[in-house]
This record gives sequence, C1' cells and structure tokens, in this order.
RNA sequence: UUUAAGCUUCAGGGUGGUGUGCAAUUCACAGCCGGCGGUACAGUCCGCUAACCUCGCAUACGAGGCCGAUCCGGUGAAAUUCCGGAACCGACGGUAUAGUCCGGAUGAGAGAAGCGAAAG
Repeated sequence: UUUAAGCUUCAGGGUGGUGUGCAAUUCACAGCCGGCGGUACAGUCCGCUAACCUCGCAUACGAGGCCGAUCCGGUGAAAUUCCGGAACCGACGGUAUAGUCCGGAUGAGAGAAGCGAAAG
C1' cells in the first nucleotide's frame, strides 16, 4: 500500500394556508418534498431498496411475483441528468377520500464511511 472473514457507525423529505362542511393537514384551490448505485450533476433513463402479494408449517428466514411518473428549446465531444420553459408521479393499515397527519417503524434496508490478520 492492497485486502478476506468478521466487526462498528451512519443511512428519507414535505401544509399552524384559504374555502366548504357536524367532521377534512384526506375534498376544492393554493403550497411543499424527492432514498441508494450507474451514467455529464437524474423523483421521471438503466439497475436496486423499502412496501405489497404468493408459496415454502412461516412474524423474523428463503424463493418467486408486483413495483409510479417527461417533454420542448439551448450549450456542449458527451446531458430524458446542466440552463430556460412547460408537465407529470408517489406502498399498506387508520381516519371525511392522505406522497405530506397517525401507525407497523427506537424496525428493515439499497448502500456509504471506518476498523481489520496473513500474504505481497
């Protein structure tokens, strides 16, 4: 210096708005938010996590399934990623219909950082 097993820490944001109503942070109007890896800097490209569903005696584990949404113009060697403009999307349970409130969750996790023997 590189590094196996293993270990440690970290790892998701957003409405005291207005209106209607017995009741809504759920409706209407107006706001606000954007996990991880890749790639010219990405919520919308490619891949993944979580959630949800099925099966395996199944809450933990394993296998499989499902998994939303973008265009135009400009610059450039290169951008659905930057700049300008206009759009769109968001698990399950609860509750007046929820991306934003409460709950599973002081959880799990894509992954990130660090420690790390021998050997060279």

Predicted 3D model of a 120-nucleotide RNA (FMN riboswitch aptamer (RFN element)).
The coordinates come from a structure-prediction model, not an experiment, and the mean pLDDT is 82.
The sequence was found by an Rfam model in a public genome assembly.